[in-house]
RNA sequence: CAGGCCAGCCAGAUGGUCGCGGCGUUGAGCGAUCAGCGUCGAGGAAAGUCCGCACUCCACAGGGCAGGUUGCCGGGUAACACCCGGGGCGGGGAUCCUCCGGGAGAACCCGCCGGACAGGGCCACAGAAACAUACCGCCCGCAAGGGCAAGGGUGAAAAGGUGGUGUAAGAGACCACCGGCGCUGCCGAAAUGCAGCGGCCAGGUAACCCCCAACCGGAGCAAGGCCAAGCAGGGACCAUGUCCGCUUCGACGGCAGGAAACGGCCCGUUUCCUUAUGAGUCCCGGGUAGGCUGCACGAGCCCGGUGGCAACACCCGGCCUAGAGAGAUGACCAUCCACCUGGAAACCGUGCAACGCGCAUACCUUUUCAGGGAACAGAAUGCGGCUUAUCGGCUGGCCUGUGUG
Numbered sequence: 001c002a003g004g005c006c007a008g009c010c011a012g013a014u015g016g017u018c019g020c021g022g023c024g025u026u027g028a029g030c031g032a033u034c035a036g037c038g039u040c041g042a043g044g045a046a047a048g049u050c051c052g053c054a055c056u057c058c059a060c061a062g063g064g065c066a067g068g069u070u071g072c073c074g075g076g077u078a079a080c081a082c083c084c085g086g087g088g089c090g091g092g093g094a095u096c097c098u099c100c101g102g103g104a105g106a107a108c109c110c111g112c113c114g115g116a117c118a119g120g121g122c123c124a125c126a127g128a129a130a131c132a133u134a135c136c137g138c139c140c141g142c143a144a145g146g147g148c149a150a151g152g153g154u155g156a157a158a159a160g161g162u163g164g165u166g167u168a169a170g171a172g173a174c175c176a177c178c179g180g181c182g183c184u185g186c187c188g189a190a191a192u193g194c195a196g197c198g199g200c201c202a203g204g205u206a207a208c209c210c211c212c213a214a215c216c217g218g219a220g221c222a223a224g225g226c227c228a229a230g231c232a233g234g235g236a237c238c239a240u241g242u243c244c245g246c247u248u249c250g251a252c253g254g255c256a257g258g259a260a261a262c263g264g265c266c267c268g269u270u271u272c273c274u275u276a277u278g279a280g281u282c283c284c285g286g287g288u289a290g291g292c293u294g295c296a297c298g299a300g301c302c303c304g305g306u307g308g309c310a311a312c313a314c315c316c317g318g319c320c321u322a323g324a325g326a327g328a329u330g331a332c333c334a335u336c337c338a339c340c341u342g343g344a345a346a347c348c349g350u351g352c353a354a355c356g357c358g359c360a361u362a363c364c365u366u367u368u369c370a371g372g373g374a375a376c377a378g379a380a381u382g383c384g385g386c387u388u389a390u391c392g393g394c395u396g397g398c399c400u401g402u403g404u405g
Stems, first nucleotide, its partner, number of pairs: 001401010012336007020041009043376001047387002050385005055220004062267004067216005072086005087113006095104003114211002119209002121205003135152002137148004160178006179201002181198006224293004233284005241255001243254003256274006300319003304315004339372008349361004
């Protein structure tokens, strides 16, 4: 310098005129309110609503079953299906080689990863056969018959693959290498990896049932809390106590029974009701939909230091950065700018010409003129993520190649 990548930050600026919302403050006004000053006022995704939580209520708050979520190893975090580091398998990848068929392959990117020897189910069609055979075929034999699983065919998958020995013909029958599986040892925290031994060698499928491990209440800011105002209640269903103690015959306590609440079920807990009414459930009907609050100081942000490969943790210091309510944060004008397109000139290099002036022409850079000029996109309880959309700029780092020192 070129090419390929990764991470972080920014997300136009200035001035003028007019117009909004919060907070503070000044003045006027009985008050509603009006006028002025200061200050703050949309995002990296505010989107999707896919996860996790904070917070609120059920509720005083548990145990179990069923159900659900996650799934390589280790770490981070308030937590997570997220993030970081590591492992294995597979795919891509600048570039290099090439017999032009392909092969190798850095940084980096993407996907998957509990269990098939606990058990069950399924593997259509094709094929002779899909938890085990012989359709074609090979060999022996006159034939009957016997031997074979190497070759062919079907298929996603047919006695592990390639090469050899051997055989009547074959075959892990035997051998070498490779693959899977098992055992032993070593490194490692672990996943895994390496080495040795063993001929042990039909599988696949678990977003099929299932088994194993860890975890999980439900509902949600239209959650919830307070104030004001207003009305009109009616009907039906319904179980269980003529129990015991005390007794002023009211009440209270105990036992028993019933109902309700807790996502489904059981246990348990709490509350209410039990002498004729009332708790509850269901149906019909009426009133209110107003105001305040929740509402932003946070698992908050920034600089520096220490520890850690990192995610991140801790410490010191500094900062306060929207809170609307039919929903504020805006509109117009001017100038400039990042950036894009086109033109011109200069410079550098190259080519032509060459006595000399010179001619043509890229890339980069500089100057100048004209036109355009920001994409995706708007908070609504908040935060940590993931996913999707997207104009451009700046900074840092990694790998490969080339050149120079």
A computed fold for a 405-nucleotide RNA from a Chloroflexota bacterium, annotated as Bacterial RNase P class A. The sequence was found by an Rfam model in a public genome assembly.